[in-house]
RNA sequence: GCCAACGUAGCUCAGGGGUAGAGCGACGGUUUUGUAAACCGUUGGUCGGGGGUCCGAAUCCCUCCGUUGGCU
Numbered sequence: 001g002c003c004a005a006c007g008u009a010g011c012u013c014a015g016g017g018g019u020a021g022a023g024c025g026a027c028g029g030u031u032u033u034g035u036a037a038a039c040c041g042u043u044g045g046u047c048g049g050g051g052g053u054c055c056g057a058a059u060c061c062c063u064c065c066g067u068u069g070g071c072u
Base pairs, nucleotide, nucleotide: 001071002070003069004068005067006066007065010024011023012022013021018055025043026042027041028040029039030038048064049063050062051061052060
């Protein structure tokens, strides 16, 4: 230099046009002499930045940034 994949909650990841979710975590509660575990609830995100298409974009297109891998 070229090609590909990926970027979504504190972390690991779903969701691939119609109001953004799970597990773990954090906080509170029940229980226990106490801790842990278990159960219940709460908390969480301008979906990497910008632009475009569309009635409507996390999702499709363009560009930039970052991470990883491959080729030279």